Notes: The RNA shown here (Glycine riboswitch aptamer) has 106 nucleotides and comes from an Actinomycetota bacterium. Its mean pLDDT, the model's own confidence on a scale to 100, is 77. The model forms 91% of the base pairs in the Rfam consensus. The organism belongs to Actinomycetota, within Bacteria.

């Protein structure tokens, strides 16, 4: 001086799964009634809550091929679905590039 591996940040990429049911509220449309601006009924849309269904790629749990063998340790995109998610945005394992840090083969 400094590679690989590792960590952080930034940029770009980045999958899957609900046209379901009930209910509350707000808006719109239509109808009916009357005390004439209110009430009720029906439809529809937004949001919230609950139920059921579904997804796996934040995080978390489990199995363990593997790391030449043993101990220690690590360990999947497999598996579970606690958490999270099921328009879009966001998020997102992981990948690429850039910058910084740590280690220090050479």
């Nucleotide at each position: 001086c400094a590679a690989u591996c590792c960590c952080g940040c930034g940029u770009g990429g980045g999958a899957g799964a609900g046209u379901c049911c009930g209910u509350g509220u707000c808006g719109c449309c239509g109808g009916u009634g009357c005390c004439c601006g209110c009430a009720c009924c029906g439809g529809u849309g937004g949001c919230g809550c609950g139920g059921c269904g579904c997804c796996g790629a934040a995080g978390g749990g489990g199995c363990a091929a593997c790391c030449u063998c043993c101990c220690c340790g690590g360990a999947a995109c497999c598996u579970c679905u606690c958490a999270g998610g099921c328009a879009g945005c966001c998020g997102g394992a992981c990948c690429a590039c850039g910058c910084g840090g740590a280690c220090g083969a050479g």